[in-house]
The RNA shown here (small-subunit ribosomal RNA) has 1381 nucleotides and comes from an uncultured bacterium. The sequence is in RNAcentral, with records from Greengenes.
RNA sequence: GAUAGUGGCGGACGGGUGAGUAACACGUAGGCAACCUGCCCUCAGGACCGGGACAACCCCUCGAAAGGGGGAUUAAUACCGGAUAAGGCCACAUGCCGGGAGGCAAGGGGCAAAAGGAGCAAUUCACCUGGGGAUGGGCCUGCGGCCUAUCAGGUAGUUGGUGAGGUAUUGGCUCACCAAGCCUAAGACGGGUAGCCGGUUUGAGAGGAUGAUCGGUCACACUGGGACUGAGACACGGCCCAGACUCCUACGGGAGGCAGCAGUGGGGAAUUUUGCACAAUGGGGGAAACCCAGAUGCAGCGACGCCGCGUGAAGGAAGAAGGCUUUCGGGUUGUAAACUUCUUUUGUGAGGGAAGAGAGCGGACGGUACCUCACGAAUAAGCCCCGGCUAACUACGUGCCAGCAGCCGCGGUAAGACGUAGGGGGCAAGCGUUGCUCGGAAUCACUGGGCUUAAAGGGCGCGUAGGCGGUUUGACAAGUUCAGGGUGGAAGGCAUGGGCUCAACCCAUGGAGCGCCCUGGAAACUGUCUGACUUGAGUAAGCGAGAGGAGGGCGGAAUUCCCGGUGUAGUGGUGAAAUGCGUAGAUAUCGGGAGGAAGGCCCGCGACGAAGGUGGCCCUCUGGCGCUUAACUGACGCUGAGGCGCGAAAGCGUGGGUAGCAAACAGGAUUAGAUACCCUGGUAGUCCACGCCCUAAAUGGUGGGUACUAGGUGUAGGGCAUGAGAGUGUUCUGUGCCGAAGGGAAACCAAUAAGUACCCCGCCUGGGAAGUACGGCCGCAAGGCUAAAACUCAAAGGAAUUGACGGGGACCCGCACAAGCGGUGGAGCAUGUGGUUUAAUUCGACGCAACGCGAAGAACCUUACCUGGACUUGACAUGCAGGUGGUAGGGAGCCGAAAGGCCGACGACCUUCCUUCGGGAGGGAGCCUGCACAGGUGCUGCACGGCUGUCGUCAGCUCGUGCCGUGAGGUGUUGGGUUAAGUCCCGCAACGAGCGCAACCCUUAUCUUCUGUUGCUAACACUUUGGGUGAGCACUCGGAAGAAACUGCCAGCGAAGAGCUGGAGGAAGGUGGGGAUGACGUCAAGUCAUCAUGGCCUUUAUGUCCAGGGCUACACACGUGCUACAAUGGCCGCUACAGAGGGCAGCGACACUGCGAGGUGAAGCAAAUCCCUAAAAGCGGUCUUAGUUGGGAUUGGAGUCUGCAACUCGACUCCAUGAACCUGGAAUCGCUAGUAAUCGUGGAUCAGCUACGCCACGGUGAAUACGUUCCCGGGUCUUGUACACACCGCCCGUCACACCACGAAAGCCUGUUGUACCCGAAAGGGGUGAGCUAACUCGCAAGGGAGGCAGCCUACUAAGGUAUGGCCGGUGAUUGGGGUG
Repeated sequence: GAUAGUGGCGGACGGGUGAGUAACACGUAGGCAACCUGCCCUCAGGACCGGGACAACCCCUCGAAAGGGGGAUUAAUACCGGAUAAGGCCACAUGCCGGGAGGCAAGGGGCAAAAGGAGCAAUUCACCUGGGGAUGGGCCUGCGGCCUAUCAGGUAGUUGGUGAGGUAUUGGCUCACCAAGCCUAAGACGGGUAGCCGGUUUGAGAGGAUGAUCGGUCACACUGGGACUGAGACACGGCCCAGACUCCUACGGGAGGCAGCAGUGGGGAAUUUUGCACAAUGGGGGAAACCCAGAUGCAGCGACGCCGCGUGAAGGAAGAAGGCUUUCGGGUUGUAAACUUCUUUUGUGAGGGAAGAGAGCGGACGGUACCUCACGAAUAAGCCCCGGCUAACUACGUGCCAGCAGCCGCGGUAAGACGUAGGGGGCAAGCGUUGCUCGGAAUCACUGGGCUUAAAGGGCGCGUAGGCGGUUUGACAAGUUCAGGGUGGAAGGCAUGGGCUCAACCCAUGGAGCGCCCUGGAAACUGUCUGACUUGAGUAAGCGAGAGGAGGGCGGAAUUCCCGGUGUAGUGGUGAAAUGCGUAGAUAUCGGGAGGAAGGCCCGCGACGAAGGUGGCCCUCUGGCGCUUAACUGACGCUGAGGCGCGAAAGCGUGGGUAGCAAACAGGAUUAGAUACCCUGGUAGUCCACGCCCUAAAUGGUGGGUACUAGGUGUAGGGCAUGAGAGUGUUCUGUGCCGAAGGGAAACCAAUAAGUACCCCGCCUGGGAAGUACGGCCGCAAGGCUAAAACUCAAAGGAAUUGACGGGGACCCGCACAAGCGGUGGAGCAUGUGGUUUAAUUCGACGCAACGCGAAGAACCUUACCUGGACUUGACAUGCAGGUGGUAGGGAGCCGAAAGGCCGACGACCUUCCUUCGGGAGGGAGCCUGCACAGGUGCUGCACGGCUGUCGUCAGCUCGUGCCGUGAGGUGUUGGGUUAAGUCCCGCAACGAGCGCAACCCUUAUCUUCUGUUGCUAACACUUUGGGUGAGCACUCGGAAGAAACUGCCAGCGAAGAGCUGGAGGAAGGUGGGGAUGACGUCAAGUCAUCAUGGCCUUUAUGUCCAGGGCUACACACGUGCUACAAUGGCCGCUACAGAGGGCAGCGACACUGCGAGGUGAAGCAAAUCCCUAAAAGCGGUCUUAGUUGGGAUUGGAGUCUGCAACUCGACUCCAUGAACCUGGAAUCGCUAGUAAUCGUGGAUCAGCUACGCCACGGUGAAUACGUUCCCGGGUCUUGUACACACCGCCCGUCACACCACGAAAGCCUGUUGUACCCGAAAGGGGUGAGCUAACUCGCAAGGGAGGCAGCCUACUAAGGUAUGGCCGGUGAUUGGGGUG
């Protein structure tokens, strides 16, 4: 020096964790006169004499090991005996103090102590006894802080006493005995959850949420139990036992406990290095040196948080390039970049280099912070967002897809919402997302909410606890208030100052800490006690009204039934019927009788009652109320959690009763059905007694009480005053209406409040699930009371507004119905559509308001479709570049169906310059090549313009200002009249105005004037007899301009009105007839195919050209028409009278010709002149009721005309043929007067025509309208509404399917807890202790004694076991409802 051992001190501190704990565990304030405290400080005193051992070490030995066993030896501050010792301890007596179980002092008696080491020494460190201090603890108490009553009763050491035991100490802490207490609605007991606090976070605060880091405290240390040692533990890195788990094993037996620091595994969305140092701070040991220490100080990792800094600064417009966008001009990115100049935080390199250590030594951090120099813009920007909330917008892509989304919501072809890009906004070494908490949320409302209708008043009363309570005297001082004191730890927070370059961070000081405790003061208010008062309340006396309650009795009307009479065929019932009743005599009617139920008139927003509710009359018993008087009591009051009672109807039990009515049920009807509504029957029930049930739209949807706050007007009861009376005035009580202030979201309420206040109770907190499930209580049952959650939705609601709608109301209109006339629907044909077919049958239009529609002309063309053939800057436009005189053009030829292609004689035009006049060079046009582009009847009418249809020629639609309403909005515009009309008049919080109506415009009906040919012809003349000619312009007529009609006049009605009715006059009379004219708007109505146009698509084709075909198809179905079915007609013949149009690539007379369509020739006419042009209905004859002399489809033949061309696919003519059809089911259309009906005529388009269509024209020319109930459409007012894409709306339930959560369920399975019993480890206690036993004692010794130990017994007991309960949960065939789709 190291190691092991003996001995001492420390391992009860420090470090970790939050499982348990709802508790004196924690916080705060106190108490202990009921306690302990090692090491430390201080004071007083002391350490004397002895003794016997045991480890280590040595020997032997067992075991695999861990670990033992035996023998022998030895030291001490280890252990033991003796001495000494103080009120230190014990009992006794005394004095003082204290309210007190006690404290202090002192007396004699008994008991109890010690250890030495180091140093030469001084000295120092230890040791013993006692007092005090400090520190740390223990115990007790007040108050405070979670959820649940679907936990309401809990408790046997339980509560107290006496005694004992035990502890450091009080105490049922434990035990024996005694008593029967103790806790609980101010929530016991049970269940769930949880460590508590200083603080943290949020909030204006009050409050809410929370308990990481730091600090205080508690609990725990693999799970459960236990003690030992010690000053301190029932002990994280100690011991024993039991259990689970892991490891070792020689299978006998052993070992272990990271919720210490690192680290590993696992789990998870997720959380670090097996680092450095004791240099600092604090700790343990030691006399000290020093040792220990994952406490601690540092470093590492992580943008996890907070703070600071940087990623450059200044200049820089050709506003570069690029990107994006564009209205193609530009805009934007953008001074941004480039570029020039500058700086160097940071970075890198180099050099220097700390404080942190207060006397010395000592620095892990650390060659770190920091300083200096050099280099060089060098090393350094992202994330989210851009529809609103919410700052920030465009393009493309996508096309209810892909996707977004916090809420509302975006996306279905123009997406600022998806994705990308450009641009922009926000934040920035971060930015977003997710989760949690508070806020907003007055959305649990103490501050600071509500309950008529939005969620919310208990169905009503009596009353317990509780809460609240009139005037006044005195006292007290609990609440209250003032003052002082203690405490409210530190940290944090706040203020001020200071230290790190700043800040974060840190330090110092100050103040705050709203609480608790102590002391003192005040006495208004509350409270308590006390005395008094009368107004609240009650009593008394007098008077009064009443369907108030209970019991008993009586009476009349009516229904039904029974008996008898009269009497005969129906009755009854309904929208209409039938079932039913009736010839066995009903119904009807008269008389008599029986029985039950209900109470007519009176009867009234009248009365009574707490509510439910109460209605004939009389009697008995009985509750309440009002008024008056002011005698008595003297606050006796109000409300009322629980509790108790009452409580319509239906329903239940037992027994009665039953006339009428009547669930169920039966039959008849109705109906698609009719388990309904209607009818005929009919049982429970309805009635009575007794007992249950306990609900309701139990409503005034409005709890009770008290006080206050304009009026007016009814009604019921009473009083006072006045009056002869009628009545009037006034007052109290009840019950209505209107209304002021006020209230209310509004509707509305308004002395009977929903106003203004106070007191008490009940109740609400989004909708659905659900007043349901489970549990509990009640019930005979039905069921009631109490009462959730999962899940789901973005609403559910209230009041009011404007519309729309109604098988709501009122008024009015329209060929809307009705009254009439004629049709359609049946036939044939024409035409359009659907469908089908097809290579294509191009496209559009679809109730009215598509369907003879776009189309007022599909054989080619048109034409958009199909087939085939061709072209590619194109059939057409503009521009650019290049080329081109043998160019453009192009006779002829070839291929071809054409288009087109090939070849190609010939062969230009305009213009400039030069010219040898031959021409040359160039330009233009043209042509060729190429590029931009053209083109598209391709898509979107739901991107659009324009145009159009329709409601609807309906009478409406709005605005300004004012007024009303919080507002939407209303008023005006409603109302009384009137009109065709929002037309006009009157009234009116409205006054005016606009778009519509009407009028102005055109036409038609009468007249006048002007004009007078091509029109006309009265008079005159001529005449071929034709207004043909002269002549004329009177008439007709054409054109133009005027007049005329305005309810102007009269009468009546009406409001002296608007206006209506009638009349006169007039050509026309009440907008004369007709037309043009279409308000705000609706239908995403129609049209991208008239045109125009955004976007998209296409580009040798979706463009362009050509030929042929198709749009013309044909089993069918529908719409619109034509022709008919015949005699009011057909056929033949004869013969008048129109209007309006058209005509030169035209109308075409006349003549000839053809049976005819037509043809030939041809006059006239650009037309009041010529032509189309014949009007037809009419008149006469004939036919005689027939599928015909009706009808004219279909088919055959022959023709004509147009056209390049009539096959698909034209019209017309002639001859022949001669179909259906004999008046049209259900249903449906048009028309109110020159209309319907009927008859013909013209035109557009057009070569021709499928035109019977459309548009226009005239001829002949009716019937009917009582009326507004009904159908349809419309207008105004009003009413209801859950509708607002507005009734073609909305919406309920079952069933079917899918998914989801929940309940029940034979059971099955965890967890937790109780009870009874069994077993019972370790340990401590008690007993025993014959085995073992060094110290002390007796004894010479042997040995004995005292004491101790092992062992054994025992009560208690962890774990375990058996049996049986409670509770929470999981699961469960099946089943029940619920939610969503």